[in-house]
RNA sequence: CCUUAUCAAGAGUGGCGGAGGAACAGGUCCUGCGAAGCCCGGCAACCAUCGCAAGCAGUUGCGGAAAGGUGCCAAGUCCUGCGGAUUGCGGCAAUGCCGUAUUUCCGAGAGAUGAGG
Numbered sequence: 001c002c003u004u005a006u007c008a009a010g011a012g013u014g015g016c017g018g019a020g021g022a023a024c025a026g027g028u029c030c031u032g033c034g035a036a037g038c039c040c041g042g043c044a045a046c047c048a049u050c051g052c053a054a055g056c057a058g059u060u061g062c063g064g065a066a067a068g069g070u071g072c073c074a075a076g077u078c079c080u081g082c083g084g085a086u087u088g089c090g091g092c093a094a095u096g097c098c099g100u101a102u103u104u105c106c107g108a109g110a111g112a113u114g115a116g117g
Base pairs, nucleotide, nucleotide: 001117002116003115004114005113006112007111012040014039015038016037020030021029022028024081025080026079027078041073042072043071046069047068049064050063051062052061053060054059077110082107083106084105085104087101088100089099090098091097092096
């Protein structure tokens, strides 16, 4: 970098540490009633593992366990970021078109994590 799955749940009043952190931009937040990071602890169950079922097979579905490999432990991936629909408001020689938004929804993008290449 490419492919694919998932992203509304869950997780400490611990120790060290000392000022920052929430990807980016804009917001909005968290933080000396102690940030990042490290250790311990925990959550979950993607891979691996065990069982059952289907299939000629590659494999797929369901379930178990969690001692292995990752991941994760403020806020929906904290919100928006592009497009569409919807709703409110405003404008207009105007029964639709334009603008705008602390409306709502859908999709994409970006990002994160796993697995494969």
Molecule: SAM riboswitch aptamer (S box leader)
Organism: pig gut metagenome